[in-house]
A computed fold for a 331-nucleotide RNA from a marine eukaryotic metagenome, annotated as Bacterial RNase P class A.

RNA sequence: AGUUAACCAGGCAAUCGCCUAAUUCUUUGAUUUAGGAGGAAAGUCCGGGCUCUAACGGGAACGAUGCCAGCUAAUAACUGGAAGGCGCGAGCCUAUGGAAAGUGCAACAGAAAAUAUACCGCUUUUAUAUAAAGUAAGGGUGAAAAGGCGUGGUAAGAGCACACCGCAUAAAUGGCAACAUUUAUGGCAAUGUAAACCCCAUCGAGAGCAAGACCAAAUAGAGGAGCUAUGAUUUCCCGUGAUCGCUCCAGGGUGGGUUGCUAGAGGUAUCUGGUGACAGAUAUCCCAGAUGAAUGAUUGCCCAAGACAGAACCCGGCUUAUAGGUUAACU
Numbered sequence: 001a002g003u004u005a006a007c008c009a010g011g012c013a014a015u016c017g018c019c020u021a022a023u024u025c026u027u028u029g030a031u032u033u034a035g036g037a038g039g040a041a042a043g044u045c046c047g048g049g050c051u052c053u054a055a056c057g058g059g060a061a062c063g064a065u066g067c068c069a070g071c072u073a074a075u076a077a078c079u080g081g082a083a084g085g086c087g088c089g090a091g092c093c094u095a096u097g098g099a100a101a102g103u104g105c106a107a108c109a110g111a112a113a114a115u116a117u118a119c120c121g122c123u124u125u126u127a128u129a130u131a132a133a134g135u136a137a138g139g140g141u142g143a144a145a146a147g148g149c150g151u152g153g154u155a156a157g158a159g160c161a162c163a164c165c166g167c168a169u170a171a172a173u174g175g176c177a178a179c180a181u182u183u184a185u186g187g188c189a190a191u192g193u194a195a196a197c198c199c200c201a202u203c204g205a206g207a208g209c210a211a212g213a214c215c216a217a218a219u220a221g222a223g224g225a226g227c228u229a230u231g232a233u234u235u236c237c238c239g240u241g242a243u244c245g246c247u248c249c250a251g252g253g254u255g256g257g258u259u260g261c262u263a264g265a266g267g268u269a270u271c272u273g274g275u276g277a278c279a280g281a282u283a284u285c286c287c288a289g290a291u292g293a294a295u296g297a298u299u300g301c302c303c304a305a306g307a308c309a310g311a312a313c314c315c316g317g318c319u320u321a322u323a324g325g326u327u328a329a330c331u
Base pairs, nucleotide, nucleotide: 001331002330003329004328005327006326007325008324010302011301012300013299014298015297016296018036019035020034021033022032024030025029038308042319043318045317046316047315048314049313050208051207052206053205056239057238058237059236060235061234062204063203064202065201066200067081068080069079070078082096083094084093085092086091097199098198102197103196104193105192106191119139120138121135122134123133124132125131147165148164150162151161152160166188167186168185169184170183171182172181173180174179212259213258214257215256223249224248225247226246227245229243230242232240266285267284268283269282270281271280272279273278
């Protein structure tokens, strides 16, 4: 100077004020004790728990995912590894199946962008020109031009030939696997793009705490129109089965209370297993449950003290905002 991981997010005391639970009492309330917003509570992006819709099967279409293995409640995330790329390095990134099934696209430049060439150049014939034949090694254009580098060979060249590398196929070895190494054969298929269409494999209910359940009260157990069917887990079709009603319009009543609602895939400590994410065992703790919406104000001290910012069923992640400080390891 950098890289990676983790932690803190004000504390203590006093006075008054607010919410919840428990205890006691003189019970419209009072007393005592305990507790009372976050690392992101934000976004609502991803995955689940939970609740309801009776339970389904098959086909076609549609959508999502896309290296391998593991962990987890989980299609998420995470851990470890392989391959590719970046960095001096510690490390970081990846939308990472298939281009030899087919189709499409690649502006401009360039002769030509895959049914691919001959602009300059080189060689031969001719007369030095022209014309003809050969060539794709050299140059130019471009992100990319019939694999690369070297040697031989040739009229000049070219995998034309050879060695090495690359590519394709096969076998053996190591690894659970992705993959890696070695050997053999082959002169070889030949740009990029699939976050283009497509092909392959796997997976795929919906709606949501304003879900749902119960109690109380009141009204119009009234009205009009339509269908005999309606609903059933991505959409459509087929099969199977359940229910007796379903849809729309106008109008009347109530918009109150309880529950869901916080003891959990929970926190903390230690040990065991594992490279790790994690798993198991033992011990211990109860840490917000408001409902127009509670945790505020003042004073003093310490201090670094300030930013971003307030739960509303709960949890695991991702992303975004962010003042200041601390610790550990590595380059």